[in-house]
Context: one part of a larger RNA
Molecule: small-subunit ribosomal RNA, 3' minor domain
Organism: Phycisphaerales bacterium
RNA sequence: CACCGCCCGUCAAGUCAUGGAAGCUGGGAGCACCCGAAGUCCGCUCAGCCAACCCGCAAGGGGGGCGGCGGCCGACGGUGAGCUCGGUGACUGGGACUAAGUCGUAACAAGGUAGCCGUAGGGGAACCUGCGGCUGGAUCACCUCCUU
Repeated sequence: CACCGCCCGUCAAGUCAUGGAAGCUGGGAGCACCCGAAGUCCGCUCAGCCAACCCGCAAGGGGGGCGGCGGCCGACGGUGAGCUCGGUGACUGGGACUAAGUCGUAACAAGGUAGCCGUAGGGGAACCUGCGGCUGGAUCACCUCCUU
């Protein structure tokens, strides 16, 4: 650049981040149940094996151990229903920005229906209408006050 001004919203295009979302997928900590190694412990057994302790001169016996069987606990693993944190995700919601595009013209002057706030209904969109409220409304008239 000063009304040939300013400016609002829908729609269309592009970029970015983001919410929802059936599903797919990865991690984490637990829970319930199943299975259950090693090993300690407990019980039984000790007919197989054993030098140590006890009795006995000895043979042998007692006791104990190894071993065997069972049990509690128990790592790994498995099953199940959930919790939690991510990734991805057809589709979908709005948001920010962008030279300029489309439709209108809501606001700014009394912006051409004064505007705005709350609320309800309606509408391509800005918005419109009803009810209540405010003046941060112009104009005209009157009142009060201040200055000259």